[in-house]
Record summary
The RNA shown here (transfer RNA) has 76 nucleotides and comes from uncultured Ruminococcus sp.
């Protein structure tokens, strides 16, 4: 310097053919217990890496562009 992957909740991570953004954990109130742990009921939590662009309608598809990570290549 090219090229490939990944970037979504706090943290791991799904999201198939563009149509209402999820799950487990963890939090947060409640039930249960003498009281805890476990167990059950209910919630809160999101500019989907950043910008733009196509489209009624974008996590998704196209363009740049940050980070991480792997791989290939030049140079006297």
């Nucleotide at each position: 310097g090219c090229u490939g992957u990944u970037u979504u909740a706090g943290c791991u991570c799904a999201g198939u053919u563009g149509g209402c953004a999820g799950a487990g954990c963890a939090c947060u109130u409640c039930c249960u217990u003498g009281g805890u742990a476990a167990g059950g009921a209910a919630g809160a939590g999101g500019u989907c890496g950043a910008c733009g662009g196509u489209u009624c309608a974008a996590g998704u598809c196209c363009g740049u562009u940050a980070a991480a990570c792997a791989g290939c290549u030049c140079c006297a």
Rfam family: tRNA. The family's RNA type in Rfam is transfer RNA. Rfam's curators write: Transfer RNA (tRNA) molecules are approximately 80 nucleotides in length.
Lineage of the source: Bacteria > Bacillati > Eubacteriales > Oscillospiraceae > Ruminococcus.
The RNAcentral record of the sequence draws on ENA.
Model confidence (mean pLDDT): 81 of 100.
The same sequence occurs in records of 5 taxa.